[in-house]
This is a predicted structure of a 1544-nucleotide RNA (small-subunit ribosomal RNA) from a metagenome. RNAcentral holds the sequence, with entries from SILVA.
RNA sequence: AGAGUUUGAUCCUGGCUCAGAACGAACGCUGGCGGCGUGGUUUAGGCAUGCAAGUCGAGCGAUCGACCCCGGACAAUUUCCCUUCGGGGAAUGCGAUUGGGAUACGGAGCGGCAAACGGGUGAGUAACACGUGGGUAACCUGCCUUCAAGACUGGGAUAACUCUGAGAAAUUGGAGCUAAUACCGGAUAAAGUCUUUUUAGACAUCUGUAUAAGACUAAAAGUAACCUCUGCUUGCAUGUUGCUACUUGAAGAUGGGCCCGCGUCCUAUCAGCUUGUUGGUGAGGUAACGGCUCACCAAGGCGCUUGACGGGUAGCUGGUCUGAGAGGAUGGUCAGCCACACUGGGACUGAGACACUGCCCAGACUCCUACGGGAGGCUGCAGUCGAGAAUCUUUAGCAAUGGACGAAAGUCUGACUAUGCGACGCCGCGUGCGUGAUGAAGGCCUUCGGGUUGUAAAGCGCUGUCAGGCGGAAGGAAAGUCCAGCUUCUUAAUAAGAUGUUGGAUGUGACAGUACCGCCAGAGGAAGCCACGGCUAACUCCGUGCCAGCAGCCGCGGUAAUACGGAGGUGGCAAGCGUUGUUCGGAAUCACUGGGCGUAAAGGGUGCGUAGGUGGUUUGAUAAGUCUUCGGUGGAAUCUCCCAGCUUAACUGGGAAACUGCCGGAGAUACUGUCAGACUUGAGUUUGGAAAGGGAGAGUGGAAUUCCCGGUGUAGAGGUGAAAUUCGUAGAUAUCGGGAAGAACACCAGUGGCGAAGGCGACUCUCUAGUCCAAAACUGACACUGAGGUACGAAAGCUAGGGGAGCGAACAGGAUUAGAUACCCUGGUAGUCCUAGCCGUAAACGAUGAGCACUUGGUAUUUCUGCGUCAAGCGGGAGUGCCGAAGCUAACGCGUUAAGUGCUCCGCCUGGGGAGUACAGUCGCAAGGCCGAAACUCAAAGGAAUUGACGGGGGCCCGCACAAGCGGUGGAGCAUGUGGUUUAAUUCGACACUACGCGAGGAACCUUACCAGGGCUUGACAUGCUGGAAGUAGGAACCCGAAAGGGGGACCACCUGUAUCCAAUCAGGAGCCAGCACAGGUGCUGCAUGGCUGUCGUCAGCUCGUGUCGUGAGAUGUUGGGUUAAGUCCCACAACGAGCGCAACCCCUAUUCUGUGUUACCAUCAGGUUAAGCUGGGGACUUACAGAAGACUGCCCCGGAUAACGGGGACGAAGGUGGGGACGACGUCAAGUCAGGAUGGCCUUUAUGCCCUGGGCUACACACGUGCUACAAUGGCCUGUACAAUGGGUAGCAAUACCGCGAGGUGGAGCUAAUCCCCGAAAGCAGGCCUCAAUUCGGAUUGGAGGCUGCAAUUCGCCUCCAUGAAGCUGGAAUCGCUAGUAAUGGCGCACCAGCAACGGCGCCGUGAAUACGUUCCCGGGCCUUGUACACACCGCCCGUCAAGUCAACCGAGUCGAAUGCACUAGAAGUCGUUAACUCAACCCUUCGGGGAGAGCAGCGCCCAAGGUGUGUUUGGCAAGGGGGACUAAGUCGUAACAAGGUA
Repeated sequence: AGAGUUUGAUCCUGGCUCAGAACGAACGCUGGCGGCGUGGUUUAGGCAUGCAAGUCGAGCGAUCGACCCCGGACAAUUUCCCUUCGGGGAAUGCGAUUGGGAUACGGAGCGGCAAACGGGUGAGUAACACGUGGGUAACCUGCCUUCAAGACUGGGAUAACUCUGAGAAAUUGGAGCUAAUACCGGAUAAAGUCUUUUUAGACAUCUGUAUAAGACUAAAAGUAACCUCUGCUUGCAUGUUGCUACUUGAAGAUGGGCCCGCGUCCUAUCAGCUUGUUGGUGAGGUAACGGCUCACCAAGGCGCUUGACGGGUAGCUGGUCUGAGAGGAUGGUCAGCCACACUGGGACUGAGACACUGCCCAGACUCCUACGGGAGGCUGCAGUCGAGAAUCUUUAGCAAUGGACGAAAGUCUGACUAUGCGACGCCGCGUGCGUGAUGAAGGCCUUCGGGUUGUAAAGCGCUGUCAGGCGGAAGGAAAGUCCAGCUUCUUAAUAAGAUGUUGGAUGUGACAGUACCGCCAGAGGAAGCCACGGCUAACUCCGUGCCAGCAGCCGCGGUAAUACGGAGGUGGCAAGCGUUGUUCGGAAUCACUGGGCGUAAAGGGUGCGUAGGUGGUUUGAUAAGUCUUCGGUGGAAUCUCCCAGCUUAACUGGGAAACUGCCGGAGAUACUGUCAGACUUGAGUUUGGAAAGGGAGAGUGGAAUUCCCGGUGUAGAGGUGAAAUUCGUAGAUAUCGGGAAGAACACCAGUGGCGAAGGCGACUCUCUAGUCCAAAACUGACACUGAGGUACGAAAGCUAGGGGAGCGAACAGGAUUAGAUACCCUGGUAGUCCUAGCCGUAAACGAUGAGCACUUGGUAUUUCUGCGUCAAGCGGGAGUGCCGAAGCUAACGCGUUAAGUGCUCCGCCUGGGGAGUACAGUCGCAAGGCCGAAACUCAAAGGAAUUGACGGGGGCCCGCACAAGCGGUGGAGCAUGUGGUUUAAUUCGACACUACGCGAGGAACCUUACCAGGGCUUGACAUGCUGGAAGUAGGAACCCGAAAGGGGGACCACCUGUAUCCAAUCAGGAGCCAGCACAGGUGCUGCAUGGCUGUCGUCAGCUCGUGUCGUGAGAUGUUGGGUUAAGUCCCACAACGAGCGCAACCCCUAUUCUGUGUUACCAUCAGGUUAAGCUGGGGACUUACAGAAGACUGCCCCGGAUAACGGGGACGAAGGUGGGGACGACGUCAAGUCAGGAUGGCCUUUAUGCCCUGGGCUACACACGUGCUACAAUGGCCUGUACAAUGGGUAGCAAUACCGCGAGGUGGAGCUAAUCCCCGAAAGCAGGCCUCAAUUCGGAUUGGAGGCUGCAAUUCGCCUCCAUGAAGCUGGAAUCGCUAGUAAUGGCGCACCAGCAACGGCGCCGUGAAUACGUUCCCGGGCCUUGUACACACCGCCCGUCAAGUCAACCGAGUCGAAUGCACUAGAAGUCGUUAACUCAACCCUUCGGGGAGAGCAGCGCCCAAGGUGUGUUUGGCAAGGGGGACUAAGUCGUAACAAGGUA
C1' cells in the first nucleotide's frame, strides 16, 4: 500500500467480497513447563447449606457454667502407723462437691459507638444523572485538630432477674425488684440565636465589625496514680493530678446538600405541549434557596426547526479498541460519580438513610404449621438448579494492607492476602546439538531412465534448560508489648500519665520448606493445526462422475477435477492452530480533513418573498469572535519517553511529558462582528427614445368545413394495399346561388420576437406588466440567496351552467388475422370551445438552480445607439444561434448563453429490485397529490465509447440470384437410395443448404460387421518367460458330423554344438504339450484426438512491423475519388512498408514454326492386288513426341484527372484473365469420419474374441429424394448408306471360319499392343410403310423355352427367343439445371468385377440452339454507413397473465397479551393536621381527694401504594379470508420492448 467481481474486450460509476488489528469470547482438533493477568456478557431468574458487622466489663446491674485464688468436708490414690490380717487411723489431695473472693473466657440484657463504610449489580434513568468549570452573601458536617468556656444541684423509672399467664411456634400479657456515661427537672451563660440601636462595607434579596438593652439555650461520668489541699484518718476517698469520655461556642479539616454555564444517542411517519402549569403576595415546610407545599391574585410558561411534548434505546466518565490523522465503535477488569437491593408504597432512628444481610404496609413467590397463625429475601463470598454457545474452589489466613470497636491487649473483617480450577489472554522457555550418502529401507510419483521424502533416519560424538529424584535455603516483619535511659508538657511532686527519641528484651508467616542455589541420572518424558484454482505463500496421483460434496467473493463437480474425498509432497503458524461472532480499518462507500448532481443515483415545474446565511468604499469607537502572555484547574491509574526492580519479558516502581479542554487576569486591534458618521462604483428613482404572437376585456373580418333552402344534373359516390360497412333514383357525389352555426386564424413565418415558467400567432380599440438604449440628475448599500409560506402552473380529469361546425377516448359496425377486445375504414358519445370554481401533475427538458466576477477568437442574426461622404464600413450595449483557443470531462461533449476559474445561498444523491409501494399524517368532491419506509432478495443494476454480429435501416456492387430463354422434376411404369413398418436378423454410419444412384468404383457363398444353430479357448495372428514330453512335430486311410471340429493313427522328420567322418546319445534351437505374461474386439466415446474431407467460397478478403492518434478497448494503414473478375490498378491521404490470399508461374486445348519418323502417314516416283500404304521408297501432308514462337491494351481514334482504366477499330489462328483444369487465405459450423488406417481413456477375456453351416442386408399397407423409359409423326418400324474420339486387353482381348433366329457355342490366326483384338458408332442421310388410334406409340407384368458366369443362381444374377401387352395421351401447388461448342440430343469407352441387378459413376466424340431489356423484387455474398437492451451474437434478447412450490411483509371479521393516558372508585402502612373519649412515673399547683401542663392510644380529616370500573392510545402474538411482492434447468398463452422490433 491494495486486490477479486458487471463486458467479447475497454474506461467510468457503483455495490458486494477479501487480505490487517482487536476481544471478559464460544466451538472443532490438539496439548510439555512457568510467570503475570483474567473468568456468569444470557434470566435484575429461583435459591439448600456455611460464612460475609460487630465491639466496648476502663458506662451499668445481675447471674449460670468453666478457669484462677482462699477456706470447709470427702471418695479414690500414694505414703506412714496400728492390726485380731477382716480392717482401722493419720497425712496427701489430680478429681468431685461446697462457701467466699477475684477476674471478664462464653451466653443474655440495659447503655455507647459502628452498622449510611467496605462488598455486589447495572434493572431503572436521555436527567444537573454524568463530565467540565463556576456559585452557595441560601446550607449541614459524627468521629479528628486548634482555641475559648464549662461540667453545679436534684429526681423518678425500666430491662435483665423473680413469680404467674396466652400460644404449636413466632412471639407476648400481668405482678414484683434493681443500675447506669439510659431518662427527666432546676441553676449558671464565656459564647450563640432572636428583637431593637449605632457605624462601616457591599448592593437585587444583604454582609462584616463594634456597642447597649431584653428574651432564650448546656453537661456524665469512667479509670490510673498519688496524699499537697479537704474528709474520715495505718490507708482510702465524694480529695488532688493525669488520661479518656461529656456540655456550650468559635474556627479548621474532611464529607455532603442545593443552584448555574457548556457538553452528552436515534426518531418530525411525535408539531404543538402545559393548570401547580408560569409569575406574584402571604403563610407553611426544610440543614438550606425554591410551587417544595398551601391560600389568594394575574394568565402566563415552553416550543415554532437552535426540535418543546411524545416514542425508542442506554447507567455516565477517566479510559479501551481501531485509525496516518480527523474520526468511528465501545464503557468488562482497575479508578471516580450515580442508581438499585424480591415488586410497589412509607416513614422511624441518626451527624449522615428513606437504609443490600433495620422497621411498617400491600403484592407475587417459597417454606413451617397443631389450620388458629407465622417465617423468608445471595444484584456479599463460595456453592446449587434453571435457561444458555458460554464463565471457576461450598479452599487457607487475618502473616501483610485497610476498616469497625476498644485506653490497650485484643476481637471481628468471604474487604483483602494467598491457594485451587480453565491454553481465556499476554509474556518467557523447552521438545535437543554436531557429524553422518550405500543418497538405506519403506511411502509417493514416473517419460520406467529415474525423481522425491532427504542429512531426514540409522550410526558415531556431545550437551543437560524444563519435567523427575536428593539436599540446602532467602525475603515478604515492620509495628505492638515490656524494661531501661533521655527530652518536653503537666503537677505540690523527682509519682503516675502524655509527646518525641535511643538502646535492649520479647515476639508475630496463611502462602510453604515457596522463590532461589547445589548435586544425581539420562536424549531419555514433551507437536500439533490449517491451507495448497485466483485473490494468497504452497502440486501431483488415485477415487467419485452436476452424484457425493466444497464455497469468504469469483465459482468448482455432467469419466482424464492442482477447487469434492483420500494419499504423498509442499507452504504457513506453533502449545497452539483453525472456524464462528462482534468492532474499527481498508470504505474518499455520509467526503470537516476528503465526494458529487447534462447522459451513471442526484437541480425543486416557475416566480415573489419571511426567518436565516452571506454582503461594496471609508473614518472613529468598542473588544464579542480572533491572537499573545500570565494564573487556576484539567484526580490517580492508563498512553508516550527516560531510569529502575523481578535471570529476560509480560508485569511493577520512580520521574518527565502529555491530557489538544474549561475558568480568570493583563495586553494587541489587521480581519469579522457591534455602535456612530461619511462616500458612490452595487441597487433603485426621474427624463427622452425603441422593439415585441407579454397579459386582460370589448368589438370586427375573410378563407375553409358541415348543415339548411333553391337551381342544373344522373348513377353512382365514398373509402382502401385490396375491400366492405356507409351515402345515393325519397335524386347522392359534382356544380351554381342564398342562408345558418361553431371552431381555428393559410401566406407573412425566420435555430426570428415576447414572457419567470406553463405558454403566446387574423385585425382594431381600451386597460395593464416587464425589458433594452442614450444622457444627465437624485437616494445612499436600500444588496444576493431564500428553509417554511404564498402566487402562477400544459394536457387530461372533476362540479355547475351554456355551447357544439370540425375533430374525436369509450362504444358500434366493416375489414385484416390462427386470434385481433389493435394498427386501416365507416360512424360516433364524453371531451375539445365559453363562464365560474376545483385539480397541481408532465421527458413541466437545455434531462444543466439563482446571483456576481474573471478567462483567446471567428461567423450569422434580432434590436437600440455613436461616427461616417448618411452607401459601404468602423465602433458601443442588450439578446438569439453556429464553429471553435486554453481549460474541463469516464467518454460523448461543454467552451464569455461554460459542463472553464473562483465566491455566496438554496434544493437534491449514496448499489439493483421490493417501491414512489405499505402504514401513519395531510390536501382534494372524486380521480388522486404531497410526505414516504421495512422485511425479503440479487451480485450485480448502470453510463460512455470499441470491435463484431444482426435489422421486415440506408447507399454502392457482384453471382444462372431474379428477369429473358431452352430443357426438365413434381403425375405414370420401372431402377436405385432413404424414412417408416415388419423381422430371429432385416449390420453400421451419413440428416436443411453441406444426408437420401452418399461410404458402396459391384451384398448369391465370400464380402459381412447382423441373426439362428454347431464348435474352439494362449486362441485365426505377434513377442517373451517357466516347466515338460521323445516314434516327438507333422500326418494318409477310416469313423461321427451340414461343415467347422472331434476321434484315429499307417507313415515319418529338420538345424547347430559336443565332433575329423558315421550312428546313437547328450545339450541347445525350431516345432509340440502344460502354464504364465498377453493376443483379439467393425465394443463405447468424432464432445479426449491426429490425419483427411465437406461448406461458406475461387467469395476478395485476412493480418503484421514501425510510426501516429486515443486514458483505454481500439483506430489509422484496409477509409475517400475513380477503376477492376479481383484489397486489380491509379490518384488523394499520418501513414510508410510487408505477409497469407487475387493474378501470374504448372497442365490440357486453339495457330504456326523447328527437330525427329515407327507400329502412324502417303503428295510425288516405282512395284502390286478383286481390293487394301500391301511393298520399295519418301519426310511433303495428317499425326505423335519434344522444343520454340505468338497476345503485351503493343498500335490507331474517342472518353477519363494528362492516371488507372473503359469504348470502338486495325492486324491476327486467337483480343482484352482466349477456353478449360489443377490450385481453396485468416477462419466458421464441438460440421463428417474411432467402420479406411492411426490413436488417449473406458469396457470385454471359455467372450463383446475366433471358426463353420444356413439365413439376413434383396422384407412391403406407405412416404420422400435421385434417375431411366415413355406418353409419340421434329415420331415408330423396315431396307440401304456416311463420319468419331477416349480407352481396355496374357488367369486377358480374341480375328477369319463353322453351328444357333438369338443370347451364345465350337475353334484359336494375331497381339504384352500408334502393329493384333474389343470395334458394327448412333443420331444423320436416301428410300419405303404407318396416319392420330392407347395405335406398327409405350413397354411394365406374366407364361414358356433357352444361353452365360460360378462349388452353388430357390430365397437372390445377367442375357436371348416366342408369347403376353399394364399404367401412361405432357403432368396441381411447387421446384431444378443451363449464358456457347454451353443447354438439348445421339451413341461409344472404362473402372470395380467370376458373373451381375449400371438406367449409377468417371470419361470420349457426333449433331448443335435460344436468350440476357435490365437490377425493382426472391436467394447468397462483398464494401461503406446507421441503430441496437444482441456477443452461445436474431434459431439472439425479452415482457405480462395463468398453473406449481417456498418465503417474508401488508390488509383483515376478530381474539389473546403488554405498556400507558384520562375519569371515577377504592383507600393499607405512614407523615402531617385535628380531636380529647380513654390511659399515664418525672414538672407545677393542691384542701392530698385531685387539678394543670405534657405525652401516649383510639377516633376523624388531607395526601396516598396495590386493587376495581369505564374509556382511549401505543405496541406485540394468533387468525378464516384478500391483494400484491421475491425466488425457483427445461409448464401454458400470446409477442409488448431492443433494428424503422415490423403501428418509432